[in-house]
A computed fold for a 72-nucleotide RNA from uncultured Collinsella sp., annotated as transfer RNA. The sequence was found in a public genome assembly. Lineage of the source: Bacteria > Bacillati > Coriobacteriales > Coriobacteriaceae > Collinsella. Rfam family: tRNA. It is annotated as a transfer RNA. Rfam's curators write: Transfer RNA (tRNA) molecules are approximately 80 nucleotides in length.

C1' cells in the first nucleotide's frame, strides 16, 4: 500500500429514502417506616466529519478521520 467491516443519547444496539427508536442507565412522583423490587411521566442523540444526489439523507455516492480483520 491494497480489500473488507463497524462509527446512532451516558451504555449496548435496532432502524437500509419520508421529521430518530429500543433495553439499561437518570429525574421526579406513586408505592414502603425506610431500602430495594414494581408502576406512571420526563429529560437527553442535527445518526464520526465534509462535500455531492434528491422535493426529501442515518440511509445512496466520494472523500477524510478512528477502531477492527484479511492481504502483500
Nucleotide at each position: 500500500g491494497g480489500g473488507c467491516g463497524u462509527u446512532u443519547g451516558g451504555c449496548u444496539c435496532a432502524g437500509g429514502g419520508g421529521u430518530a427508536g429500543a433495553g439499561c442507565a437518570c429525574a421526579u412522583c406513586c408505592u414502603u417506616c425506610a431500602c430495594a423490587c414494581g408502576g406512571a411521566u420526563g429529560g437527553g442523540g442535527u445518526c464520526a466529519c465534509a462535500a455531492g444526489u434528491u422535493c426529501a439523507a442515518a440511509u445512496c455516492u466520494u472523500g477524510u478521520a478512528a477502531c477492527g480483520c484479511c492481504c502483500a